[in-house]
RNA sequence: AGGGUUUGAUCCUGGCUCAGAACGAACGCUGGCGGCAUGCUUCAUACAUGCAAGUCGAACGUGAAAGACCUUCGGGUCGAGUAAAGUGGCGCACGGGUGAGUAACGCGUAGAUAAUCUGCCCCGCUGUCUGGGAUAACCUUUCGAAAGGAAGGCUAAUACCGGAUAACACGAUUUCUUUUAGGGGAGUCGUUGAAAGUUGCGGCGCAACGGGAUGAGUCUGCGUGCCAUUAGCUAGUUGGCGGGGUAAGAGCCUACCAUGGCUUCGAUGGCUAGCGGGUUUGAGAGGAUGAUCCGCCACACUGGAACUGAGACACGGUCCAGACUCCUACGGGAGGCAGCAGUGGGGAAUCUUGCGCAAUGGACGAAAGUCUGACGCAGCAAUACCGCGUGAGUGAAGAAGGCCCUAGGGUCGUAAAGUUCUUUAUCUCAGGGAAGAUAAUGACGGUACCAGAGGAAUAAGCACCGGCUAACUACGUGCCAGCAGCCGCGGUAAUACGUAGGGUGCAAGCGUUGUUCGGAAUCACUGGGCGUAAAGGGCGUGUAGGCGGAUUGUUAAGCAUGAGGUGAAAGCCCGGGGCUCAACCCCGGAAGUGCUUCAUGAACUGGCAAACUAGAGUUGGUGAGAGGUGAGCGGAAUUCCAGGUGUAGAGGUGAAAUUCGUAGAUAUCUGGAGGAAUACCGGAGGCGAAGGCGGCCUGCUGGUGCCAUACUGACGCUGAGGCGCGAAAGCGUGGGUAGCAAACAGGAUUAGAUACCCUGGUAGUCCACGCUGUAAACGAUGAGCACUCGAUGUGCGGGAUGUUCGACCAUUCUGAGUACCAAAGCUAACGCAUUAAGUAUCCCGCCUGGGGAGUACGGUCGCAAGGCUAAAACUCAAAGGAAUUGACGGGGGCCCGCACAAGCGGUGGAGUAUGUGGUUUAAUUCGAAGCAACGCGCAGAACCUUACCUGGGCUUGACAUCCCGGGACAAUCUCAGAGAUGAGACUUUCUCUUCGGAGACUCGGUGAUAGGUGCUGCAUGGCUGUCGUCAGCUCGUGUCGUAAGAUGUUGGGUUAAGUCCCGCAACGAGCGCAACCCUUAUUUUUAGUUACUAAUUCGUUAGGUUCUCUAGAAAGACUGCCGGUGACAAACCGGAGGAAGGUGAGGAUGACGUCAAGUCAGCAUGCCCCUUAUGUCCUGGGCUACACACGUGCUACAAUGGUUAAGACAAAGAGUCGCGAGCUCGCGAGAGUCAGCUAAUCUCAUAAACUUAGCCUAAGUUCAGAUUGUAGGCUGCAACUCGCCUACAUGAAGUUGGAAUCGCUAGUAAUCGCUGGUCAGCCAUACAGCGGUGAAUCCGUUCCCGGGCCUUGUACACACCGCCCGUCACACCAUGGGAGCUGGUCAUACCCGAAACCGUUAGCUUAACCAUUCGGAGAGCGACGUCUAAGGUAGGGCUAGUGACUGGGGUGAAGUCGUAACAAGGUAACCGUA
Repeated sequence: AGGGUUUGAUCCUGGCUCAGAACGAACGCUGGCGGCAUGCUUCAUACAUGCAAGUCGAACGUGAAAGACCUUCGGGUCGAGUAAAGUGGCGCACGGGUGAGUAACGCGUAGAUAAUCUGCCCCGCUGUCUGGGAUAACCUUUCGAAAGGAAGGCUAAUACCGGAUAACACGAUUUCUUUUAGGGGAGUCGUUGAAAGUUGCGGCGCAACGGGAUGAGUCUGCGUGCCAUUAGCUAGUUGGCGGGGUAAGAGCCUACCAUGGCUUCGAUGGCUAGCGGGUUUGAGAGGAUGAUCCGCCACACUGGAACUGAGACACGGUCCAGACUCCUACGGGAGGCAGCAGUGGGGAAUCUUGCGCAAUGGACGAAAGUCUGACGCAGCAAUACCGCGUGAGUGAAGAAGGCCCUAGGGUCGUAAAGUUCUUUAUCUCAGGGAAGAUAAUGACGGUACCAGAGGAAUAAGCACCGGCUAACUACGUGCCAGCAGCCGCGGUAAUACGUAGGGUGCAAGCGUUGUUCGGAAUCACUGGGCGUAAAGGGCGUGUAGGCGGAUUGUUAAGCAUGAGGUGAAAGCCCGGGGCUCAACCCCGGAAGUGCUUCAUGAACUGGCAAACUAGAGUUGGUGAGAGGUGAGCGGAAUUCCAGGUGUAGAGGUGAAAUUCGUAGAUAUCUGGAGGAAUACCGGAGGCGAAGGCGGCCUGCUGGUGCCAUACUGACGCUGAGGCGCGAAAGCGUGGGUAGCAAACAGGAUUAGAUACCCUGGUAGUCCACGCUGUAAACGAUGAGCACUCGAUGUGCGGGAUGUUCGACCAUUCUGAGUACCAAAGCUAACGCAUUAAGUAUCCCGCCUGGGGAGUACGGUCGCAAGGCUAAAACUCAAAGGAAUUGACGGGGGCCCGCACAAGCGGUGGAGUAUGUGGUUUAAUUCGAAGCAACGCGCAGAACCUUACCUGGGCUUGACAUCCCGGGACAAUCUCAGAGAUGAGACUUUCUCUUCGGAGACUCGGUGAUAGGUGCUGCAUGGCUGUCGUCAGCUCGUGUCGUAAGAUGUUGGGUUAAGUCCCGCAACGAGCGCAACCCUUAUUUUUAGUUACUAAUUCGUUAGGUUCUCUAGAAAGACUGCCGGUGACAAACCGGAGGAAGGUGAGGAUGACGUCAAGUCAGCAUGCCCCUUAUGUCCUGGGCUACACACGUGCUACAAUGGUUAAGACAAAGAGUCGCGAGCUCGCGAGAGUCAGCUAAUCUCAUAAACUUAGCCUAAGUUCAGAUUGUAGGCUGCAACUCGCCUACAUGAAGUUGGAAUCGCUAGUAAUCGCUGGUCAGCCAUACAGCGGUGAAUCCGUUCCCGGGCCUUGUACACACCGCCCGUCACACCAUGGGAGCUGGUCAUACCCGAAACCGUUAGCUUAACCAUUCGGAGAGCGACGUCUAAGGUAGGGCUAGUGACUGGGGUGAAGUCGUAACAAGGUAACCGUA
């Protein structure tokens, strides 16, 4: 410090998520030791038991017993004035616990108290005189189960009471002083009012006053949560006066008077919460938090109340009420662990019913001392932090074993074993032994620690290993099981699941979960944004508020500097020190950014005062304008009405129909009626704040520009709320209604068509008045002010110059508008750019992932429709902006192709051949599937092939290698069998040799292994198809861009071509194109047999190389030449010459890539599968089936023909298991015999169409030949399933073929025959070649198909066979409404009203004082009253849960219906409204 995740890729926006740290934690696995800390976060739930607050005899009166001793046996003495209880004093208000309540002067901080109190403690000063009456304990009686009382009697005090004395106390007043006073000092007068003793004689106490210290009360400034879907609250409320009350100010209380007080700077209400020092995180600012420790507050079963006291409205006190628990004799009583332990319960979860007062501290006491679950210690828990250990050296046969493997090896790994050491931690044994204690006293504790002996002995796990993120392999599994923090893994080769080996990280822990901060600049003060990503209010006016021109003086609030006080301690930080180190602890310092006080300063901001004119406004003059509003007027057009002319259609559409029209339409002319809108001018022109505004004239009226003078003197800007305006649609009332036109009706279209199109048509559109208040109300850009290069237009003013008498005009300057281009700058980019989205300032509004949702609820406005304000649950990991490259478009432009068109011939109809589908079958083996499967793999299935089926056999195998044993191998014959095979007979003695043996072949055996046309072409290699022989596909360097990318490769021409030229931030290059290669067309040359040819000739023979031919080498064609066009180019057009002319023709040659295209069955090959079978051998069958459908062919339908006869002309091939002449036989297929030929020699081998002549004469024929019969031939072990051919006979459909569709641009189509491969033969009409004859047409590119380039749009990128919307159906989830039902809480009204304080008191009682002895004063009880907790009643507010039914929402696998959006998305889309 960042990373992952939206995309094909990019940049941005933006959310989600990870890495870090922390924890009072919990859970899982594991677990050696020590130190130090921490340990109910949940039910402020209920509590058994024990303990947690007592102490003092030096305040007081009483006063035992056990036991011991003595004894006269009665008792006495000691114990002992002890224990114990009581009166009294002090303490119990501290210490300890908890965080329920509390949003508050509760807390924090700084102050005030001149408005106060303060026991114990300290200082000072003064005093402590004199009297009195009771009472508990105790005794007696008595009630009660108990708790607890009652009556009578005795007694003491530092208990209680009377009196005296005193002021510096208190009150009043005078004066001085201080800081405006109830302060302080001094003086005068008056009033009230005190004590207590005890002792060991040292003291300890007591009382008054003054002061201190400590502690406490009260008040104030500032700070201290969320919600405005809480906006108004308040009658003791705000103030005054009188009175009361308190330690003390005060409505704190009360009577009266007044009506105030608080609040958008957030009152009131609701929800939540103890606050701080600190803790945690963070660079900081901040955020979160408030365990342990410290300070404050609040509480003590719940609610209320007071008493005592210095202090309480009191945790271990009292009274009352309530709930709960316990005891009970049923009458009545008792209790309060949020003290320490502990128990139940709750919970994911939190300890011992321990020891001790030795230390520290506290209460009491003069003290000894007693008490102290405060505290000090120990126990439990890896809960956190810190430290240590689990051994060290050596050790390669790199052991065994595991895992992997390319089978070579690698790795665990010096790791282990072995060997030599050590004893730190821990343990065992025995020894010493603290500090903590300043005299005694040590729970901890014979602890820590020290030294000695022993022995490697007692001690390693957890998580992870796809990326983020360090660390990889094997096996298992097969979208299953599972993983997952995010992205995402898993569908047969998973580094992602599970296991193992190995590795990485941390380590007595490691992971997971939860929470907080960080990263997150993702609420942005530091430190964000708002044209298009979320976000500018529809527009104005203006209140509060915020901000504000220039000068002088003053002030000192802000601000700055210095100083004082405070900011507790602990903690953090720094420096030291102590535990062996560290954690931990101790000491010192710093810091504590804050608050407050004082002093100083005066630039800036603010205040005050004065003055200024540049902002703002006023004034004079002069403009422009669809600015607003009222009234009037006009013409064109539509429609309607009346009339004329006129006749059969009109209208409407893609095409039609509904509709109108012979009752006279449409058309045309004349006249009239009525409503609405204002052509041309007219313009990215004008005006207005926006919405918006358009004929002409006119009344009234708003704003604004320019020029110029004078005046006012900051009067300004913005603007939360408020108020006003605000298109269209809509609503109300009343009018109006020509045209248009939701709804509606009809006609079309369509699968449907509640639409688009057409014919009609009502609200509405118009007017008046009132409401509504929204729009994609947009420049998607809030208002004001200032500054910052330019170019060009345009409308409105003003000035100058030129010309002119002037106007117009031209040029130029200037002001305020409006528009376009562009620099700097800005921006994610697009773009903006003096009209900013630049640079600054000031004010307002708004945003914080997508969906849910601008929805629900609540409030408010509205007549309604609805508007404004405005969530949450739940769900997703994206949603989005700009730009890029592609792809696509029922977008555009340019261009090409037998793509269309123009032609020729076909297919589709018939018969048949062949392939496929389907069906059938025991099997009909398998593959190929739009183009690019279907006469395809198959260049040839009767057996074989053959992979399929039936049946019969074999099991190291039909085939390969290794090992062992035997043997030549083998041939022939016989028998059984369908054959494979089995049995037997007969014949036979391999090669080499160093004589040991070895090798080939064969038989048998053993196991390694063979074998598989079994699966996966979606694991692969190789090969192939296709786009496409289309002209494209890329790279290096440079440049541009943040980047993806672009440029080059685009543009202007041109070409068959990214072919070439020119231009150009590009310059070059590569793969493609072309060329090089082959064939062919011409010529030359060389060569001359088997070719050719002359001669002789029947033949043979012999001569020659002119020609033909053959096949080597050359030549030739290059836009080279001429003319024109073109940019002086490339090139094109025409021409010449030439055998050939612009690529001469044909072939081979197939860029980067696409289709997970095809092929595991051609071959090769990974993985998986079979192994007496999915291998292998054999027989027979099948691949040849047949209601049917399709593809590709052949033959035809005839006369451009058929047939008979005669005659002519090729090329290219093949041949010795072959081609086979000739001759003979056969009608023929063919047979017999045999010459020649290993081929320019011989043979196949007669080419056919064609030509000539004859017949046929338009018909199912002398066309066509299917089918079938008979008889033959050939091949072959074998022609039944299932071959070909021949002869004779038979003679089917078919008379040119619907929709649709195919091929072809020249030696091409068409047509004619010939040859070859495979092959015994052949189902070949196929395929591959060869030549013969030999056309027609191309205007052209609108359209169909395919392709190329440029451009445009895009929500597509699996790329339009894309994406995607809504209803319905089903399942689940959360949520709104809902007749209601049930709780909680708050306030109001009323009823009832405990205890207590206070008040009143005529009843009752009464020691202290007075008394005249009657009584009085005073007190108590009782009674009454005010107030009031709990309780009750009533109607409400708020809130929570639940609810038949119901509404929409979200999510789900491949459901249904359509196709709304994205391209012109096929009707451009979208916004508001009905």
Predicted 3D model of a 1474-nucleotide RNA (small-subunit ribosomal RNA) from an uncultured prokaryote. The coordinates come from a structure-prediction model, not an experiment, and the mean pLDDT is 84. It matches the Rfam family "Bacterial small subunit ribosomal RNA". Rfam links the family to the GO terms structural constituent of ribosome and ribosome.